Small-subunit ribosomal RNA, 3' major domain from an uncultured bacterium, 482 nucleotides, folded computationally.
Context: one part of a larger RNA
RNA sequence: UGACGGGGGCCCGCACAAGCGGUGGAGCACGUGGUUUAAUUCGAUGCAAACCGAAGAACCUUACCUGGGUUUGACAUGCACGUGGUACGGAACUGAAAGGGGAAGGACCCUGGGGCAACCCAGGGAGCGUGCACAGGUGCUGCAUGGCUGUCGUCAGCUCGUGUCGUGAGAUGUUGGGUUAAGUCCCGCAACGAGCGCAACCCCUACGUCCAGUUGCUAACGGGUAGAGCCGAGCACUCUGGAUGGACUGCCGGCGACAAGCUGGAGGAAGGUGGGGAUGACGUCAAGUCAUCAUGGCCCUUAUGUCCAGGGCGACACACGUGCUACAAUGGGCGGCACAACGGGAAGCGACCCUGCGAGGGGAAGCGGAUCCUAUCAAAGCCGCUCCCAGUUCGGAUUGCAGUCUGCAACUCGACUGCAUGAAGCUGGAAUCGCUAGUAAUCGUGGAUCAGCCAAGCCGCGGUGAAUGCGUUCCCGGGCCU
Numbered sequence: 001u002g003a004c005g006g007g008g009g010c011c012c013g014c015a016c017a018a019g020c021g022g023u024g025g026a027g028c029a030c031g032u033g034g035u036u037u038a039a040u041u042c043g044a045u046g047c048a049a050a051c052c053g054a055a056g057a058a059c060c061u062u063a064c065c066u067g068g069g070u071u072u073g074a075c076a077u078g079c080a081c082g083u084g085g086u087a088c089g090g091a092a093c094u095g096a097a098a099g100g101g102g103a104a105g106g107a108c109c110c111u112g113g114g115g116c117a118a119c120c121c122a123g124g125g126a127g128c129g130u131g132c133a134c135a136g137g138u139g140c141u142g143c144a145u146g147g148c149u150g151u152c153g154u155c156a157g158c159u160c161g162u163g164u165c166g167u168g169a170g171a172u173g174u175u176g177g178g179u180u181a182a183g184u185c186c187c188g189c190a191a192c193g194a195g196c197g198c199a200a201c202c203c204c205u206a207c208g209u210c211c212a213g214u215u216g217c218u219a220a221c222g223g224g225u226a227g228a229g230c231c232g233a234g235c236a237c238u239c240u241g242g243a244u245g246g247a248c249u250g251c252c253g254g255c256g257a258c259a260a261g262c263u264g265g266a267g268g269a270a271g272g273u274g275g276g277g278a279u280g281a282c283g284u285c286a287a288g289u290c291a292u293c294a295u296g297g298c299c300c301u302u303a304u305g306u307c308c309a310g311g312g313c314g315a316c317a318c319a320c321g322u323g324c325u326a327c328a329a330u331g332g333g334c335g336g337c338a339c340a341a342c343g344g345g346a347a348g349c350g351a352c353c354c355u356g357c358g359a360g361g362g363g364a365a366g367c368g369g370a371u372c373c374u375a376u377c378a379a380a381g382c383c384g385c386u387c388c389c390a391g392u393u394c395g396g397a398u399u400g401c402a403g404u405c406u407g408c409a410a411c412u413c414g415a416c417u418g419c420a421u422g423a424a425g426c427u428g429g430a431a432u433c434g435c436u437a438g439u440a441a442u443c444g445u446g447g448a449u450c451a452g453c454c455a456a457g458c459c460g461c462g463g464u465g466a467a468u469g470c471g472u473u474c475c476c477g478g479g480c481c482u
Stems, first nucleotide, its partner, number of pairs: 007482007015472002019435005026325008034316002042053002064311007073134001077133007088105001093100002108125007136300002139298003145294002147289003150285001152283001157196006163172003176187003202277004207245007216235002221232003248271001251265005314454001327428001331387007343374003348367002352363004394425001399420007441464007
């Protein structure tokens, strides 16, 4: 000077408390450990690994295993030599494929010479072959590294110049009195200033105005229907998209050091950072990644490279994590009736018609899309009927049979449909997690990846929509002073 203390003071955070819903018990899905295996490829391991890399493992992917091939190589550059029946082409045969094997056919460019021309001769190039340099490696080291990332933590801190103090390490500034979400601001002060952080500038959202109207509206007129902005017409409203305004403690009262600010009020669509996002200081963890990529060193070089077929990554006595579905009546089933937003679409979205109980199939309009489709766009919801507390009309695992679709191919190992089967489960021990408002809870919906899909995941979108917060003694983490 720091760090630490079951030292002290002050202060924060869903940290506790208050409250709501979960996890831990069940079944299933996924990830992980372990075990097994020819292989179950590799990495990630308290918070900060474990629906993580993986926003798509049947083949491919694929890095693993078994077997079969190959050796200048699947890919790059250079050199030397060879090469017209060469490059290309690839039949028969062999094989699981890769590969081997090579028949028929069969060129191009430049220079020189000959020839009227077709074309011929010589040399060179391309390509190919052989050889040599080299390629290649998801082989090792993240404790040799770059880059990127996690974390403390969106915590309010971390420093510098000059001056001053101290022999010096260093201190001061940055401490103190107030205040703030904040080293935010005010006041004081041997300090005076400054930088990186904070805040603001950026994006979305909430209100208005202007501009613009093949979406929207009958609002006004006309036409029209079983019913429709359906048509003419119009941009007023809704909306869309650009510009701009608006919030600044600006105004009023009180408190306060006359300050910073705090508190109440007015106006306002909105207040005191309006709500959300992007944004992550100096640094810490030899944190993570040599398997995104890059890269030093080391290692392999007829193999640790490379190609192919099949298998594996999907195993299963167990253990952990994250989820989904439930255990029912605020519910299950059936019928009827409503109301979204964000998105996506051409090897695509597919209306509509026919057909099938259904997954789907056969036709097929429109749409590169505010216009068509997904999608009458939803579900929870509302109105009726039913069930009557039961392992049930709860729950749907498991299994049998029959099918559909994608795809070369669903045995290992896909999703979905129909019929049948109906398991555990009656609210979950110790323990433990999330959340302070349009939040939790609950309901559906879109997208990326993607042929299909093991998505119950992830990233978004809207619908319905709470409870509680006395307080800071205690648990956890953090800031300042001592």

The coordinates come from a structure-prediction model, not an experiment, and the mean pLDDT is 86.